Predicted 3D model of a 76-nucleotide RNA (transfer RNA) from an Actinomycetota bacterium. The RNAcentral record of the sequence draws on ENA. Its Rfam family is "tRNA". Its family is annotated with triplet codon-amino acid adaptor activity in the Gene Ontology.
[in-house]
């Protein structure tokens, strides 16, 4: 150079055929307890890597880009 996968709260990962961005954990409060931890109720956090089209609507579909992994080639 080419061709594939991937990116989505602080981490890890869901979202079907485009239609309310959600579970876990962490965090914070509370409730239990002599305190703590467990256990159990609640609560905060998102430009869905970026920019741009399509569309009533886009994480999801299209184009340009950037990071990472894998693969296959050129020169050196």
């Nucleotide at each position: 150079a080419g061709g594939g996968g991937u990116g989505u709260g602080g981490c890890g990962c869901a979202a079907c055929u485009g239609g309310u961005a959600g579970c876990g954990u962490a965090c914070c409060g509370g409730u239990c307890u002599c305190c703590a931890a467990a256990a159990c109720c609640g609560g905060u956090g998102g430009u869905u890597g970026c920019a741009g089209g399509u569309u009533c609507a886009a994480a999801u579909c299209c184009u340009g880009u950037c990071g990472c992994c894998c693969c296959u080639g050129c020169g050196a």